Model confidence (mean pLDDT): 75 of 100. Predicted 3D model of a 105-nucleotide RNA (TPP riboswitch aptamer (THI element)) from a Gammaproteobacteria bacterium. It matches the Rfam family "TPP riboswitch aptamer (THI element)". Rfam describes the family as follows. Vitamin B(1) in its active form thiamin pyrophosphate (TPP) is an essential coenzyme that is synthesised by coupling of pyrimidine and thiazole moieties in bacteria. Gene Ontology term of the family: thiamine pyrophosphate binding.
């Protein structure tokens, strides 16, 4: 000199499940299972906003999957699958000073 890294800002990506009750509502896991509007017509599609998480060092999230094994009242609840395939900024500021580079003594 300067990278990694951390925090903040802007922009962007993502998910919203299971069970109980006549209903209100409650319970389980988790960072997060929310509120409103519209469409549809007998419960489906879409949109807006908030919170949360994630943004290539990418398991946030999707496909595989009406998957496989285990657990549970039940459920992606846990693990496998997964060194699989996809997946959203080489943005700005501050701190920092791994690694590394240069010069001098």
């Nucleotide at each position: 000199c300067g990278u990694a890294g951390u925090u903040c800002c802007g922009c962007g990506g993502g998910g919203c499940g299971g069970c109980c009750u006549g209903a209100c509502g409650g319970c389980c896991u988790g960072a997060g299972a929310c509120a409103c509007c519209u469409u549809a017509c007998g419960u489906u599609c879409g949109g807006u906003g908030a919170a949360c998480c994630c943004g290539u060092u990418g398991a946030a999230c999707c496909u595989g999957a009406u998957c496989c094994g285990g657990u549970u009242a039940a459920u992606g609840c846990c693990g496998g699958c997964g060194u699989a395939g996809g997946g959203a900024c080489a943005g700005g500021a501050a701190c920092g000073g791994a690694a590394g580079c240069c010069a001098g003594a």